[in-house]
A computed fold for a 352-nucleotide part of an RNA from an Anaerolineae bacterium, annotated as large-subunit ribosomal RNA, domain IV.
Context: one part of a larger RNA
RNA sequence: CCUCUGUUAAGGAAUUCGGCAAAAUGCACCCGUAACUUCGGGAGAAGGGUGGCUUGAUAACGUCAGUGAAUUCUCACAAAGCGUCGUCAAGUCGCAGAGAAGUGGCUCUACUGACUGUUUAACAAAAACACAGGUCUCUGCAAACGCGGAAGCGGAUGUAUAGGGGCUGACUCCUGCCCAGUGCCGGAAGGUUAAAGGGAGGUGUUCGUCGCAAGACAAAGCACCGAACUGAAGCCCCGGUGAACGGCGGCCGUAACUAUAACGGUCCUAAGGUAGCGAAAUUCCUUGUCGGGCAAGUUCCGACCCGCACGAAAGGAGUAACAAGUGGAGCGCUGUCUCAACGGGGGACCCG
Numbered sequence: 001c002c003u004c005u006g007u008u009a010a011g012g013a014a015u016u017c018g019g020c021a022a023a024a025u026g027c028a029c030c031c032g033u034a035a036c037u038u039c040g041g042g043a044g045a046a047g048g049g050u051g052g053c054u055u056g057a058u059a060a061c062g063u064c065a066g067u068g069a070a071u072u073c074u075c076a077c078a079a080a081g082c083g084u085c086g087u088c089a090a091g092u093c094g095c096a097g098a099g100a101a102g103u104g105g106c107u108c109u110a111c112u113g114a115c116u117g118u119u120u121a122a123c124a125a126a127a128a129c130a131c132a133g134g135u136c137u138c139u140g141c142a143a144a145c146g147c148g149g150a151a152g153c154g155g156a157u158g159u160a161u162a163g164g165g166g167c168u169g170a171c172u173c174c175u176g177c178c179c180a181g182u183g184c185c186g187g188a189a190g191g192u193u194a195a196a197g198g199g200a201g202g203u204g205u206u207c208g209u210c211g212c213a214a215g216a217c218a219a220a221g222c223a224c225c226g227a228a229c230u231g232a233a234g235c236c237c238c239g240g241u242g243a244a245c246g247g248c249g250g251c252c253g254u255a256a257c258u259a260u261a262a263c264g265g266u267c268c269u270a271a272g273g274u275a276g277c278g279a280a281a282u283u284c285c286u287u288g289u290c291g292g293g294c295a296a297g298u299u300c301c302g303a304c305c306c307g308c309a310c311g312a313a314a315g316g317a318g319u320a321a322c323a324a325g326u327g328g329a330g331c332g333c334u335g336u337c338u339c340a341a342c343g344g345g346g347g348a349c350c351c352g
Base pairs, nucleotide, nucleotide: 001347002346003345004344005343006342007341008340010338011337014336019333027051028050029049030048031047036041038170052092053091054090055089056088057087058086060084061083062082063081066077067076068075069074093097105331106330107329108328109327110326111325112323113322117129118128133168134167135166136165137164138163139162145154146153147152171318172317173316174315176248177247178246181245182244183241184240185239186238187237190236191235192234196230197229201225202224203223204222205221208217209216210215249267250266251265252264253263276310277307288304289303290302291301292300
């Protein structure tokens, strides 16, 4: 010097991003216990008292002689003694009696997630996942859906109070407007439209005809091309649908101080954000402004609303209980610190 560990005057978080670490709390019995609440909780709330040993007294209980009932097993009552667990009184020792060890620190407040659960085996345990509950949608059974090339299997030895998928996520109060676009569902008059059917017409070839010839024309057959017309779903089209994908405005003016604008005008839109919440896990400007807490507070709590850029199941707002969750405050406690000191165990190092 390193490591593990003990103690410490006065102060007591001044340390630090942050009480990280340490200290403190800790057991049993008794007393006592708030807001709030889903009446279960909260709660071991909080807070307080007692605890050894000796002697004496004593309640209760167990055992039990015995007594009673009974066919037996057994049941009821129960003295003394013994035992168990207590209570009271007096006394007594120590600094200290749960004498060591094991063994909750507590309270207030806000956020997030209802909860117990689950997770990144070995840097993340959480506010992420799950969850009961809600809702939409598909599925009539040889179900939908999934695995497989198929057979087949799962779904399910289930049958719509069932099963699959999506979103939301206890509970309470609620969940507004827009169907123009996209999706989905329904519709079928019209438009468009494939293969196929159809075959107007055309091309090639050559019996043949013509020609001196080269060649020209060219029936049937064969081959190829091929217009009209017929022709489903889909798309166009018509309608519905938001707990489907999604979206939910701008400018100007106006009241008898000023300011503001209930009100008016105008443009655009499918419709222009309702309730509730709001500098928020969302607020850039921003340490917004006001209030609270502190001597002093970029955090925190309560408000305001100018919401850069909240908002209603990618749910909105609350909420008792819960949490090794996140932020803030207080009490207790301490070597975290002022500021360091002295010990113990084990190393490193030196000598033998």
Lineage of the source: Bacteria > Bacillati > Chloroflexota > Anaerolineae. Its mean pLDDT, the model's own confidence on a scale to 100, is 87. The full RNA is in RNAcentral, with records from ENA.